[in-house]
RNA sequence: CUCCGAUAAGAGCAAAGCCGGAGCAAUCCGGUGACGCAAAGCCACGGGUCCGCCGAAACGUGUAACGCGAAGGUGGAUAGCCGGGUUGCCGAA
Numbered sequence: 001c002u003c004c005g006a007u008a009a010g011a012g013c014a015a016a017g018c019c020g021g022a023g024c025a026a027u028c029c030g031g032u033g034a035c036g037c038a039a040a041g042c043c044a045c046g047g048g049u050c051c052g053c054c055g056a057a058a059c060g061u062g063u064a065a066c067g068c069g070a071a072g073g074u075g076g077a078u079a080g081c082c083g084g085g086u087u088g089c090c091g092a093a
Stems, first nucleotide, its partner, number of pairs: 004091002012037002017032006035080001041086003045083003048078007059069003
């Protein structure tokens, strides 16, 4: 230095819930609170999932008629969904 991750040591982060705030929403921010986390530090590059808007045909469904769903497009969210990139504390086996 790399791999690896201990009932080690010193630290760190903070789920759900509740309170306040932002947003159409997903969700985010602050406080409180700890389910957990060896990167639960950071980055939307790939996939997944979620939300908003637009929306033909085929296909499905329905009405007296208008329709609805959906393919597709587009913007956003999620890093504590997975992969990837990048930085980092400690040092047993």
About this RNA
c-di-GMP-I riboswitch aptamer from Desulfuromonas sp., 93 nucleotides, folded computationally. The sequence was found by an Rfam model in a public genome assembly. Taxonomically the source falls in Desulfuromonas (Bacteria, Pseudomonadati, Desulfuromonadales, Desulfuromonadaceae).